[in-house]
Small-subunit ribosomal RNA, 5' domain from a Pseudomonadota bacterium, 554 nucleotides, folded computationally. RNAcentral holds the full RNA, with entries from ENA. It matches the Rfam family "Bacterial small subunit ribosomal RNA". Rfam links the family to the GO terms structural constituent of ribosome and ribosome. Model confidence (mean pLDDT): 80 of 100.
Context: one part of a larger RNA
RNA sequence: GAACGAACGCUGGCGGCGUGCCUAACACAUGCAAGUCGGACGGAGUUAGCUGGUAGCACUAAAUUUCUAAGCUAAGUAGUUUAUAGGUUUAGUGCUAUCAGCUAACUCAGUGGCGGACGGGUGAGUAACACGUAGGUAACCUACCCUCAGGAGGGGGACAACUCUGGGAAACUGGAGCUAAUACCACAUAAGACCACGAGCUGGGAGGCUUGUGGUAAAAGGCUUUAACGCGAGUUAAAGUGCCUGAGGAUGGGCCUGCGGCCUAUCAGGUAGUUGGUGAGGUAAUGGCUCACCAAGCCUAAGACGGGUAGCCGGGCUGAGAGGUCGGACGGCCACACUGGAACUGAGACACGGUCCAGACUCCUACGGGAGGCAGCAGUGGGGAAUAUUGCGCAAUGGGCGAAAGCCUGACGCAGCGACGCCGCGUGGAGGAAGAAGGCCUUCGGGUUGUAAACUCCUUUUGUAGGGGAAAAGUAAGGAUGGUACCCUACGAAUAAGCCACGGCUAACUCUGUGCCAGCAGCCGCGGUAAGACAGAGGUGGCGAGCGUUGUUC
Numbered sequence: 001g002a003a004c005g006a007a008c009g010c011u012g013g014c015g016g017c018g019u020g021c022c023u024a025a026c027a028c029a030u031g032c033a034a035g036u037c038g039g040a041c042g043g044a045g046u047u048a049g050c051u052g053g054u055a056g057c058a059c060u061a062a063a064u065u066u067c068u069a070a071g072c073u074a075a076g077u078a079g080u081u082u083a084u085a086g087g088u089u090u091a092g093u094g095c096u097a098u099c100a101g102c103u104a105a106c107u108c109a110g111u112g113g114c115g116g117a118c119g120g121g122u123g124a125g126u127a128a129c130a131c132g133u134a135g136g137u138a139a140c141c142u143a144c145c146c147u148c149a150g151g152a153g154g155g156g157g158a159c160a161a162c163u164c165u166g167g168g169a170a171a172c173u174g175g176a177g178c179u180a181a182u183a184c185c186a187c188a189u190a191a192g193a194c195c196a197c198g199a200g201c202u203g204g205g206a207g208g209c210u211u212g213u214g215g216u217a218a219a220a221g222g223c224u225u226u227a228a229c230g231c232g233a234g235u236u237a238a239a240g241u242g243c244c245u246g247a248g249g250a251u252g253g254g255c256c257u258g259c260g261g262c263c264u265a266u267c268a269g270g271u272a273g274u275u276g277g278u279g280a281g282g283u284a285a286u287g288g289c290u291c292a293c294c295a296a297g298c299c300u301a302a303g304a305c306g307g308g309u310a311g312c313c314g315g316g317c318u319g320a321g322a323g324g325u326c327g328g329a330c331g332g333c334c335a336c337a338c339u340g341g342a343a344c345u346g347a348g349a350c351a352c353g354g355u356c357c358a359g360a361c362u363c364c365u366a367c368g369g370g371a372g373g374c375a376g377c378a379g380u381g382g383g384g385a386a387u388a389u390u391g392c393g394c395a396a397u398g399g400g401c402g403a404a405a406g407c408c409u410g411a412c413g414c415a416g417c418g419a420c421g422c423c424g425c426g427u428g429g430a431g432g433a434a435g436a437a438g439g440c441c442u443u444c445g446g447g448u449u450g451u452a453a454a455c456u457c458c459u460u461u462u463g464u465a466g467g468g469g470a471a472a473a474g475u476a477a478g479g480a481u482g483g484u485a486c487c488c489u490a491c492g493a494a495u496a497a498g499c500c501a502c503g504g505c506u507a508a509c510u511c512u513g514u515g516c517c518a519g520c521a522g523c524c525g526c527g528g529u530a531a532g533a534c535a536g537a538g539g540u541g542g543c544g545a546g547c548g549u550u551g552u553u554c
Stems, first nucleotide, its partner, number of pairs: 001554004006550005013425006019418002021383001026381003030378003035114003040111002043108022067086003071080003121336003131260007140253002145249007153187001155185002162177006193216009222241008262308003269299003274296008311333004315326004338359005361372004389415001391414003397411001398409004428458004438449004463491006472481001498543005503524003509538005519526002
């Protein structure tokens, strides 16, 4: 001098883009971070519609054997009439309630499918084929996706949900009964696949390719569209999607090898599954990976073994380079998920928000027993010199599921906080005295602050107020950001400067105070009565929304 995930002191107007627990991989309250599919399946519920049953009410029509009122005859309280009113019965219509069935939409737990192995976090462990690079796999796997070929026949028995009934404070759980499927099971079929035995080809080598015989294992339907038939329910066919088998591709991985990158010899010998072989087991696959037997090997001063430290890389910083140093953000790989161990499911895990066991810790409890895991996003306590909001949105990009609509997504897009960094802008511009006042210095003449101020004219970046107002959107619609950016108008120099230094290195000087005191200091060194080095003041220099100090690297 440069740099920083910085911190501290003083100061602080705005914007853009970045960036922000380096310490305790310490402990965590609360909310959210992985679901989705009803077009796989049986149920439960809600709403609406249709059909049917029952009940009630209203209206209309008919009947009236009965009753009342009214009218008529008659004058006995008897007969008669039905135009009117009421009652009863029947039929129809409408409304309401309820029950049953069907249809449609939505919701819910369960069975089932796909996804929870991605995305996100952290760097504890790891000196290792962990990483980087270059290869190998004649030793391998790969769900979803793409291409090609072949197939999908006919059956069966269950278990949840549900109902009934127990246990338990709870978490949860036992028994009995019913039931569906793209759940489960056996049978049929087998182009091809796999296994055993045999033959041939390539090749250094067969577990590769071709081929023969024998054996083994498959499947699932749902919906949409179109067409035909049918009054209709529906049936059939084709296409699409889904299912089974095989081949190939793509993508992602597993394993192996050469080389490369820390310190330590005050670590010199290390090793018993150790090194190799045969056989077996195991794996997708090679292999002491594991086991039985056999042999006695294997590594090592070109540093084995031990100890310390550390995730590795693309890269970052510095430097003319060589090199040194670092690995935060972003990208790739690895490892880990309270600590230790283990497997299950699955194409894929030995699985952060799955399971089991053990341990420590925390919580609930009816004391019998249970629950939990922020190194996800926020947030809390603690530690620390130190590091942010319990925000908005799925509009975009991307991911999961779904035929789709869509749902989910603290990934992500944004906003908030911090001068933490980089970049940009402003805090006014022009004029204005042989030069106000005040301050400071003075040889008392003056000098300096200083065109600086005042004053005059001007401008409005920024600010404040008002008005308009996006792109990003691809769409049937939908913009969190955001009434933001930006544009217009008005107002008014208005809202906006500090920090450090001034002995030499090193740009910048005097006065006063102090008197080896108080203090300064990166080094040399200042201070003991005229201190340009301490403290204050005036002045000056440097940088500037920053300036210094400290730490670390070159």